A computed fold for a 73-nucleotide RNA from a Candidatus Omnitrophota bacterium, annotated as transfer RNA. It matches the Rfam family "tRNA".
[in-house]
RNA sequence: GCGCCUGUAGCUCAACUGGAAGAGCAGCAGCCUUCUAAGCUGUAGGUUGCGGGUUCGAGUCCCGCCGGGCGCG
Numbered sequence: 001g002c003g004c005c006u007g008u009a010g011c012u013c014a015a016c017u018g019g020a021a022g023a024g025c026a027g028c029a030g031c032c033u034u035c036u037a038a039g040c041u042g043u044a045g046g047u048u049g050c051g052g053g054u055u056c057g058a059g060u061c062c063c064g065c066c067g068g069g070c071g072c073g
Base pairs, nucleotide, nucleotide: 001072002071003070004069005068006067007066010025011024012023013022019056027043028042029041030040031039049065050064051063052062053061
């Protein structure tokens, strides 16, 4: 340099081949416990990497850029 895959909550990942984003862990509060851990309940946390395009509507489709991975040279 070229090709392919990938980027969503602090972390690991979902989201039905376009109808507007959720789970587990972690965090916070409470219950339980002599205390802690475990367990249970509740709660907060998102410009979906960035910028454009298509569409009534984009995490999803298209283009460019950036980051990561694999392969080729």
NCBI's taxonomy places the organism under Bacteria, Pseudomonadati, Candidatus Omnitrophota.